[in-house]
Molecule: Bacterial RNase P class A
Organism: Actinomycetota bacterium
RNA sequence: GCAGUCGGCCGGGCGGCCGCGGCUUGCAGGACUCUAACGGCGAGAUUGGAGGAUCCUCGCAAGCUGAGGAAGGUCCGGGCUCCAAAGGGCAGGACGCUGGGUAACACCCAGGCCGGGCGACCGGUGGAAAGUGCAACAGAAAGCAAACCGCCUGCAAAGGUGAACCGCCUUUGAAGGGUAAGGGUGAAACGGUGCGGUAAGAGCGCACCAGCACCGGAGGCGACUCCGGCGGCUAGGUAAACCCCGUCCGGAGCAAGACCAACAGGGGCUAUGGAGCGGCCCGCUCCCAAACCCCGGGUGGGUCGCAUGAGGCCGGCAGCAAUGUCGGUCCCAGAUGGAUGGCCGCCCCCCGCCCGGCGCUUCUGGCGUUGAGCGGCGGACAGAACCCGGCCUACAGGCCGACUGCACAG
Repeated sequence: GCAGUCGGCCGGGCGGCCGCGGCUUGCAGGACUCUAACGGCGAGAUUGGAGGAUCCUCGCAAGCUGAGGAAGGUCCGGGCUCCAAAGGGCAGGACGCUGGGUAACACCCAGGCCGGGCGACCGGUGGAAAGUGCAACAGAAAGCAAACCGCCUGCAAAGGUGAACCGCCUUUGAAGGGUAAGGGUGAAACGGUGCGGUAAGAGCGCACCAGCACCGGAGGCGACUCCGGCGGCUAGGUAAACCCCGUCCGGAGCAAGACCAACAGGGGCUAUGGAGCGGCCCGCUCCCAAACCCCGGGUGGGUCGCAUGAGGCCGGCAGCAAUGUCGGUCCCAGAUGGAUGGCCGCCCCCCGCCCGGCGCUUCUGGCGUUGAGCGGCGGACAGAACCCGGCCUACAGGCCGACUGCACAG
């Protein structure tokens, strides 16, 4: 320099004007409180003054603050709330190599094994020698064998040999038999090589190799690895098919739930009953009324929940790491028809055109790089809604770090 692998980060900046949500403060107005006046000194929808404790303003002003890395999909996990502050069993569901992390997880970290890549690195992951099932198309055959071509053989016929029969050799025929070596099909066809063996073949026998189960030993927390022995002679795929094994899971969700406002009529049900209880059974709790169910009616306003949290940043320590712990420091959106925006100027980045410089070259040209000018209705994906931890998906453009391969130079 070229080609690549992995990880982290940013995702327009500054200024001016106008506008929007939230909080705080001040002012104003009102409610309110106190007080004076008026008044059949009664009521008080009357008049004035003061206060600033409380509340309201769909008033004003000032200050502060106001989207994301994914706020998204709503796919997992948790907090929180209600229902027995949550129980047992069955059914059902989720997950799945090992160890660790965590509030928890389908997440993360470290490792094992298998596969891919020259490599950095990437992808996969319980059990198929418990059982059952399934496998499109092709193929003869898809799990226990199976015969399409081929090979071998039996039978029949013809020919040759021979004087002739038998025999032997060759060819042909048909729904015989044997054969898994070879061809062909397929994603996948039942170990490999060699020697023997056979009519031809075949773990049929033997040697070596590969692989597997079992036993023993060694290492490792473990997944697993290594070594030795022994045996049968080879055990195919698929579990996001049923299933087996292990671990975990009660249900519903902020329209949870609580309070205020509003409406508050009628009927039903009754302990061998009803309800909580939303798969079933058990169990638990509550219940002669303010419960529960049905009909009718009302609200569909408001307040809380709701912004201090498994929180952000910096540093120390423990750990390979994920992460944990300690110390310091900071407070950082809260709408509810739903705020976080619009315009202008300068700069930055991108695209196009044109001009110039430099380098290379296959030289009226092309490529790369760089600078000035002009133009652009060019600046991605996308918008919080109870809150967190993840995963996945979308994303113009850009920055940084570590590492690998090749080439060159010192």